[in-house]
Molecule: Glycine riboswitch aptamer
RNA sequence: CUGACGGUUUGGGGAGAGAGCGGAACGCCGGUAAAACGACGCAUCCGCCGCCGAAGGUGCAAGCUCGCAGAAGCUCUCAGGCAAAAGGACCCGAACCCGACG
Numbered sequence: 001c002u003g004a005c006g007g008u009u010u011g012g013g014g015a016g017a018g019a020g021c022g023g024a025a026c027g028c029c030g031g032u033a034a035a036a037c038g039a040c041g042c043a044u045c046c047g048c049c050g051c052c053g054a055a056g057g058u059g060c061a062a063g064c065u066c067g068c069a070g071a072a073g074c075u076c077u078c079a080g081g082c083a084a085a086a087g088g089a090c091c092c093g094a095a096c097c098c099g100a101c102g
Base pairs, nucleotide, nucleotide: 002102006097007096008095009094010093011092012091013090018049020048021047022046023045024044026041027040029038030037050082051081052080056078057076059074063068064067
């Protein structure tokens, strides 16, 4: 000097599955002398049913010194999610950092 792996920031792409139902609270409208009561909305809370798999997390195959080890886009669905937005494994690019082997 070259510059693997890795890291940080950033640009682009990026799937699936109910804008589910009921109740409460709240808002708003009607109603009333005031209430009761009724309609609608709803990002908050509670409950119920259905579903998804690509944040995170669980399980295991190979392997071997045989009870250790341990992967995925497989598996489970705890968490999360099921209009849009957001998020999103992963993929591509850019800048910078690091600096293995040769």